Transfer RNA from Ruminobacter sp., 71 nucleotides, folded computationally. It matches the Rfam family "tRNA". The family's RNA type in Rfam is transfer RNA. Its mean pLDDT, the model's own confidence on a scale to 100, is 81.
Formats: sequence, structure tokens, C1' cells
RNA sequence: GCGGGCGUAAUUCAAUGGCAGAAUGAAAGCUUCCCAAGCUUUACACGCGGGUUCGAUUCCCGUCGCCCGCU
Repeated sequence: GCGGGCGUAAUUCAAUGGCAGAAUGAAAGCUUCCCAAGCUUUACACGCGGGUUCGAUUCCCGUCGCCCGCU
């Protein structure tokens, strides 16, 4: 330099055009003599910028990061 793959919550993963979900974790409350466990509630995310569309996490283009291959 060329090609390909992957970027979603603090972490690990879904969702593939129509309200972005789960588990673990965090905070508060209940329970308990205390701790642990359990129960309830709450907060937290589509890498970034454009385009297409009534509507984009999803499709297209660019860009950034990581990984793999070729040279």
C1' cells in the first nucleotide's frame, strides 16, 4: 500500500428497516442481630460524520479504532 471482518450499557452478548433488550455489574429500598443470599425499583449504550427512506443500530459512502490475510 491492497483486501476482508468487527465496533451496541461499566463488562459479555442479542436485535438486521418500525418504542434498543437480556445477563452480570452499579445505586436505593425491603428482608436479616450482622454478613452473604433473595426480592423490588432506578440509572447507564447503537464508534464518528454524511446520504437514502415517511422512518436507519440495520442499507450506501467517507472516516477513526481493533483484528486477520496479502504485498